[in-house]
Context: one part of a larger RNA
RNA sequence: CUGGGCUUAAAGGGUGCGUAGGCGGCUCUAAGUCCCUUGUGAAAUCCCUCGGCUCAACCGAGGAACUGCUGGGUAUACUGGGUGUCUUGAGCCAGGUAGGGGCAAGUGGAACAAAUGGUGGAGCGGUGAAAUGCGUAGAUAUCAAUAGGAACGCCAAUGGCGAAAGCGGCUCGCUGGGCCUGUUCUGACGCUGAGGCACGAAAGCCAGGGGAGCAAACGGGAUUAGAUACCCCGGUAGUCCUGGCCGUAAACGAUGUGUACUAGAUUGGAGGACUCUGACGGUUUCCGGUCGAAGCAAAAGUGUUAAGUAGACCGCCUGGGGAGUACGGUCGCAAGGCUAAAACUC
Numbered sequence: 001c002u003g004g005g006c007u008u009a010a011a012g013g014g015u016g017c018g019u020a021g022g023c024g025g026c027u028c029u030a031a032g033u034c035c036c037u038u039g040u041g042a043a044a045u046c047c048c049u050c051g052g053c054u055c056a057a058c059c060g061a062g063g064a065a066c067u068g069c070u071g072g073g074u075a076u077a078c079u080g081g082g083u084g085u086c087u088u089g090a091g092c093c094a095g096g097u098a099g100g101g102g103c104a105a106g107u108g109g110a111a112c113a114a115a116u117g118g119u120g121g122a123g124c125g126g127u128g129a130a131a132u133g134c135g136u137a138g139a140u141a142u143c144a145a146u147a148g149g150a151a152c153g154c155c156a157a158u159g160g161c162g163a164a165a166g167c168g169g170c171u172c173g174c175u176g177g178g179c180c181u182g183u184u185c186u187g188a189c190g191c192u193g194a195g196g197c198a199c200g201a202a203a204g205c206c207a208g209g210g211g212a213g214c215a216a217a218c219g220g221g222a223u224u225a226g227a228u229a230c231c232c233c234g235g236u237a238g239u240c241c242u243g244g245c246c247g248u249a250a251a252c253g254a255u256g257u258g259u260a261c262u263a264g265a266u267u268g269g270a271g272g273a274c275u276c277u278g279a280c281g282g283u284u285u286c287c288g289g290u291c292g293a294a295g296c297a298a299a300a301g302u303g304u305u306a307a308g309u310a311g312a313c314c315g316c317c318u319g320g321g322g323a324g325u326a327c328g329g330u331c332g333c334a335a336g337g338c339u340a341a342a343a344c345u346c
Base pairs, nucleotide, nucleotide: 004317005316006315007300008299012314014199015198016197017196021192022191023190025086027084028081029080031079032078033075035073036072037071039069040068047063048062049061050060051059052058089189090186091185093182094181095180096179097178101175102174103173105171106170107169108152112148114146116144117143118142119141123134124133160167161166204245205244206243207242208241209240213239214238218234219233220232221231256313257312259310260309261308264291265290266289267288268287269286270285271284272283274281295302296301319346320345321344328339329338330337331336
């Protein structure tokens, strides 16, 4: 240096944009790299062969070696280099197209509860059964007209859009992205992304509004051995709006992003060209599902939306508990978040 993993066993960052870095199409070059060759690499030593002292040590001759450096010439798979080339990656442009994508303003009907007036006259409500509660100061029911806040039935889907969180009455304004067709232009401008920045459900916090319904806390009635609950009657924060914080979720497909390749069948959405017309037909691009060959997998399952076959980059895991805790640092108004141990124990 190589060698294990991350759907459910420990393990994919909540999501995106992007800095450094890592990785990167075709072609040219030939620095690294391969091959051939020039010169050099002193002699001795080491190694091989042969020879001389009776052998050996020792000595002599020849060869090899001296793994290096230098000059020249080939090769171009890989790495490097290039203000060289190209168009298939990526982007631009033109013409279309679907959509609860976002922001802001306006507006509509149903329901709800309230206050007012009319009718009416004894109950209503609630439950397993009750009671608390409301009601002759006229409730419940019903009609009219008023002011109010929140949410948008049917359409609605196995459906659409968005990076995720998420997005649903209707209309207009502003605005982001996608897809299809053409192939106009640029000419590798690409992929990933430690740090960083931005967005980020609900709850919670700060200030100011708003407050119909619902409803933590709280009060009461029941149930019960008890009932700090489940059921019932009330009910405040909150839920809503504006501005500012918080930064977490079973933020889930419990499956990081992007690329290439590897049987099919069927279905939904958005398009294109073709078939004299036409689609209910065959074909093609993108998106969303279901079933399934091979393969993979401990199995469940997965299976062109891979968990298959490969390669790029990032994040993360290393027995259970202690513990996502202590300490320290940092962020926050706080709540708390992020980072993150050890002793000890099994």